A computed fold for a 320-nucleotide RNA from a Candidatus Bathyarchaeia archaeon, annotated as Archaeal signal recognition particle RNA.
RNA sequence: UGGUGGUGAGGGAUCGGGGAGUUAGCCGUUCCCUGUAACCUGAAAUCGGCUAUAUGCAGGGAUCCGUUAACCGGGGGAGGAAGGCCCAUAGCGGUCAUAAGCCCAAGCCUUCAACGUUGAACUUCUGUCCUUCUGGGCCGCCGGAGGGGAAGCCUCCCUUGAAGGAGGGGGGGAACCCUUUUGCCAUCGAACCCUGCGAGGCUCGGAAGAGAGCGGCAGUAAGAUGGACGGUACGGCGCUGGAGGGGGCGCAGAGGCGAGAAGGGGGUUUGGAUACUGGGGCCGCGACUGGGUUCCAACUCUCCCGGGAUGUCACCGCCA
Numbered sequence: 001u002g003g004u005g006g007u008g009a010g011g012g013a014u015c016g017g018g019g020a021g022u023u024a025g026c027c028g029u030u031c032c033c034u035g036u037a038a039c040c041u042g043a044a045a046u047c048g049g050c051u052a053u054a055u056g057c058a059g060g061g062a063u064c065c066g067u068u069a070a071c072c073g074g075g076g077g078a079g080g081a082a083g084g085c086c087c088a089u090a091g092c093g094g095u096c097a098u099a100a101g102c103c104c105a106a107g108c109c110u111u112c113a114a115c116g117u118u119g120a121a122c123u124u125c126u127g128u129c130c131u132u133c134u135g136g137g138c139c140g141c142c143g144g145a146g147g148g149g150a151a152g153c154c155u156c157c158c159u160u161g162a163a164g165g166a167g168g169g170g171g172g173g174a175a176c177c178c179u180u181u182u183g184c185c186a187u188c189g190a191a192c193c194c195u196g197c198g199a200g201g202c203u204c205g206g207a208a209g210a211g212a213g214c215g216g217c218a219g220u221a222a223g224a225u226g227g228a229c230g231g232u233a234c235g236g237c238g239c240u241g242g243a244g245g246g247g248g249c250g251c252a253g254a255g256g257c258g259a260g261a262a263g264g265g266g267g268u269u270u271g272g273a274u275a276c277u278g279g280g281g282c283c284g285c286g287a288c289u290g291g292g293u294u295c296c297a298a299c300u301c302u303c304c305c306g307g308g309a310u311g312u313c314a315c316c317g318c319c320a
Base pairs, nucleotide, nucleotide: 001320002319003318004317005316006315007314008313009312011065012064013063014062015061016034017033018032019031020030024051025050026049027048028047039060040059041058042057071307072306073305074304075303076302077301078300079299083295084293085292086291087290088289091285092284093283094282095281096280098278100277101276103272104271105270106269107268108267109266110265111264112263115260122256123255124254125253126252127251128250129246130245131244132243133242134241135240136239137237138236139235140234141231142230143229145180146179147178148177149176153172154171155170156169157168158167159166160165184227185226186225187224188223194219195218196217197216202211203210204209
């Protein structure tokens, strides 16, 4: 002097990324998602730092790098989900049909068997039952009339008597009489203002006598109860006769026949039914299940281009 290795200084670099919000825009403080072996402290929404070279600022720390550096930026490719979207399915709900199970009916097979020669099953007749028509009965319901007469009675009027009264006429009248009638009978029935008789007492009168009249008795009306009678349009009857039609399971009676048989269990076939179970179709919902995705964040790998970058220093060891 050249090469090479180490240590240090200085230099370069890393210590996260994405989305939302904010902003003229880019970072940060906020919120959310997601990474690495991997930072710490401080301030920051009337905010902090920046300007397309914007992907923070201030201070500290750790680690990495030697020019084909570490590392960074841009672009491409491959992968990548806990997310998004799509499809399918389990499951759930609805609906439709089906009819295997369950259920119902009938037939057949089999088995048990109440009862049965003191007569089974089957069969004939009759009644019981329902209905229509036509009678009867009972109960309910409905009914109480019409005509004529009337001394007394009620009422109006006339005549008459010095009282009470007497005489006459008209009208009325449930009571009294007669008559026709289903329109009658019995019992009760009006304090007085209904009728008759009217003790006692009262009134008039010299007397004779007359009058009004309470209780009572008799009666009548309204009305009540029962009966008889008449009606039967109407309602009822755990009354009944006759005729026609229907039903015929059960029961009862009578006859025929003469040995089975009501019913239960099991199996099977056919038909029915559809509430439930099963399987099926369609519609809706629909996964934490399965699949797809030329939607893909962070992240991983990889390729290309560019930057870093025309440039270091000191000391120690080794080689020439």
Its Rfam family is "Archaeal signal recognition particle RNA". The family's RNA type in Rfam is non-coding RNA gene. Its family is annotated with SRP-dependent cotranslational protein targeting to membrane, signal sequence recognition and signal recognition particle, plasma membrane targeting in the Gene Ontology. A reference for the family is Wild et al. (2002), "Towards the structure of the mammalian signal recognition particle", Curr Opin Struct Biol. Taxonomically the source falls in Bathyarchaeia (SeqCode) (Archaea, Thermoproteati, Candidatus Bathyarchaeota). A source record names the gene ffs. The coordinates come from a structure-prediction model, not an experiment, and the mean pLDDT is 75. RNAcentral holds the sequence, with entries from ENA.